[in-house]
RNA sequence: GUCCUCGUAGUUCAACGGACAGAACGAGGGACUUCUAAUCCCUAAAUAGAGGUUCGAUUCCUCUCGAGGACG
Numbered sequence: 001g002u003c004c005u006c007g008u009a010g011u012u013c014a015a016c017g018g019a020c021a022g023a024a025c026g027a028g029g030g031a032c033u034u035c036u037a038a039u040c041c042c043u044a045a046a047u048a049g050a051g052g053u054u055c056g057a058u059u060c061c062u063c064u065c066g067a068g069g070a071c072g
Stems, first nucleotide, its partner, number of pairs: 001071007010025004018055001027043005048064005
């Protein structure tokens, strides 16, 4: 330099182009308990960035950024 795969809560992962983007763990609050742990309930928290297509984009297209890989 060329090509391929990927980028979603703090972490690990889901999500036919159409529901309020969900789950587990973690975090905060509460219940229970003499206290702690465990258990139960509640809450907050995310689509790498910018354009385009579309009635509608996490999903499709382009560029940029970042991670990994193959070739040279």
This is a predicted structure of a 72-nucleotide RNA (transfer RNA) from Candidatus Liptonbacteria bacterium RIFCSPLOWO2_01_FULL_45_15. Its Rfam family is "tRNA". Gene Ontology term of the family: triplet codon-amino acid adaptor activity. About the family: Transfer RNA (tRNA) molecules are approximately 80 nucleotides in length. Taxonomically the source falls in Candidatus Liptoniibacteriota (Bacteria, Bacteria candidate phyla).